[in-house]
Context: one part of a larger RNA
Molecule: small-subunit ribosomal RNA, 3' major domain
Organism: metagenome
RNA sequence: UGACGGGGGCCCGCACAAGCGGUGGAGCAUGUGGUUUAAUUCGAAGCAACGCGCAGAACCUUACCUGGAUUUGACAUCUGGGGAACCUCCUGGAAACAGGAGGGUGCCUUCGGGAACCCCAAGACAGGUGCUGCAUGGCUGUCGUCAGCUCGUGUCGUGAGGUGUAGGGUUAAGUCCCGCAACGAGCGCAACCCCUAUCACUAGUUGCCAUCAGUUCGGCUGGGCACUCUAUUGAGACUGCCGGUGUUAAGCCGGAGGAGGGUGGGGAUGACGUCAAGUCCUCAUGGCCUUUAUGUCCAGGGCUACUCACGUGCUACAAUGGUCGGGACAGACGGUCGCAAACCCGCGAGGGGGAGCCAAUCCGAAAAACCCGGUCUCAGUUCGGAUUGGAGUCUGCAAUUCGACUCCAUGAGGGCGGAAUCGCUAGUAAUCGCGGAUCAGCAUGCCGCGGUGAAUACGUUCCCGGGCCUUGUACA
Repeated sequence: UGACGGGGGCCCGCACAAGCGGUGGAGCAUGUGGUUUAAUUCGAAGCAACGCGCAGAACCUUACCUGGAUUUGACAUCUGGGGAACCUCCUGGAAACAGGAGGGUGCCUUCGGGAACCCCAAGACAGGUGCUGCAUGGCUGUCGUCAGCUCGUGUCGUGAGGUGUAGGGUUAAGUCCCGCAACGAGCGCAACCCCUAUCACUAGUUGCCAUCAGUUCGGCUGGGCACUCUAUUGAGACUGCCGGUGUUAAGCCGGAGGAGGGUGGGGAUGACGUCAAGUCCUCAUGGCCUUUAUGUCCAGGGCUACUCACGUGCUACAAUGGUCGGGACAGACGGUCGCAAACCCGCGAGGGGGAGCCAAUCCGAAAAACCCGGUCUCAGUUCGGAUUGGAGUCUGCAAUUCGACUCCAUGAGGGCGGAAUCGCUAGUAAUCGCGGAUCAGCAUGCCGCGGUGAAUACGUUCCCGGGCCUUGUACA
């Protein structure tokens, strides 16, 4: 100087407390361990691995296994020789591939040849998701959006170092004020950026009967940009004003005005560093290893196994509910190899059909919870839907291993969950549906969107993590 203490002081955080809802019990989905296997590819390991890499394993992907093939190679550059490229057919084969037959003569040209592409040969070389993340770059997680981490000059100390950065107040903040052997400065904090909440200008193939006319009643038509909205510019909030308090300060408390008040709400933004944290399987890269194989091609299988254990979720156990009929209201997003309306067929998944739309114009599109009415009457039930049998639909070369969905039948465990444990402080939790990426197909996951919409916080003694000061130390 740090680190540590079941030392002290001060202060924060859904850290506890106060509340609300869960997990842990059930079934299923998914990841992991284990076991099994020819293979069940590899990585991730307390927080910070485990719906993680994977934003989508039937083939492909694919790295694994079995078998069949191949060796200048699936890919790059160079040399020599030949042929345009390319297309069709036959035989063997699971295919890869091997063998054979035919068609075809393009472009430029100084007529020597050349360019692109294909085949053959030889070697330089290619190749490796092989090893090392403890050789690395880059990227990322984490402490932590915590308030800290440093420097120049000066000064103190023999020195390591101290001071500044300690103290008194204050703040979300090393934020600001006062003071001080310090005076300044940098990286962080804050602000500048984006979204959202109010208003105005500009703009009007969205919106409006607001106003006028027509109306087959639909902003549908004429007409109009007032309003809604859209999207560009700007205004607005600064403790600016008032009172109190404070040291006349920084600030704090209350109030006015205001759409909004003290960082308005949310996002992006992550200091010096820590964990030899993670990644050589995104990519790049040193070294090592391999090179008729640890490379490459193909078929099939596996990654989907199943006594068991754990994590994360979904659906439930019902009446604040189930079911039937009727009625209402979003936001954001996607669409031409696409989204697909009306209409017809089918109980349905779906099929036919093809208007319109490169989309404020058309389509996906029904929002659901909710409201009104009927029914069920506490029961393993008209709760719950696993599982299984049968019949189908769609995608795709192909759904057996191993897809999703529909209909009929079947109806399992489950009556609110031990010890323990998680999230959340407001448009939040809880609850309800909608969209998107990936994608031929496949979503209870992920990323977004809106609808309905709470309870509680006395307080900081205790648990956990963190900041500053101080103290002890057989620690560095």